[in-house]
RNA sequence: CAGGGUGGGAUUAAUGCGUUAAGUGCUACUAUACGGGACGUUGAUAGUAGACGAAGAAUUAGUUCGCGAUAUUAAUCCGCGUCCACUG
Numbered sequence: 001c002a003g004g005g006u007g008g009g010a011u012u013a014a015u016g017c018g019u020u021a022a023g024u025g026c027u028a029c030u031a032u033a034c035g036g037g038a039c040g041u042u043g044a045u046a047g048u049a050g051a052c053g054a055a056g057a058a059u060u061a062g063u064u065c066g067c068g069a070u071a072u073u074a075a076u077c078c079g080c081g082u083c084c085a086c087u088g
Base pairs, nucleotide, nucleotide: 001088002087003086008078009077010076011075012074013073014072015071016070017068018067019066026050027049028048029047030046031045032044036084037083038082039081040080056065057064058063
């Protein structure tokens, strides 16, 4: 001097769940984890409480097409401010 790495985010695909409403999203409080280290930023997860709240249809009854800020997995892309450390 150059470079890499977090929690996570976006898109696509596959497989599920719900559509008899769970989940997602919102607010408050508490706790937890979070580049190898320090300070700091932004987010994440869990619990409790509160307010709100939805798209079903077709059918040969086997299913099919939808819908949900729906879950998981995979791929691609994106992703720490300062100092030290690490790699060259």
A computed fold for an 88-nucleotide RNA from a bovine gut metagenome, annotated as THF (Tetrahydrofolate) riboswitch aptamer. Rfam family: THF (Tetrahydrofolate) riboswitch aptamer. Rfam's curators write: Tetrahydrofolate (THF) riboswitch was first reported for Ames et al. as an RNA motif in 5' untranslated (5'-UTR)regions of folate transport and biosynthesis genes in Firmicutes genomes. Its mean pLDDT, the model's own confidence on a scale to 100, is 81. The same sequence occurs in records of 2 taxa.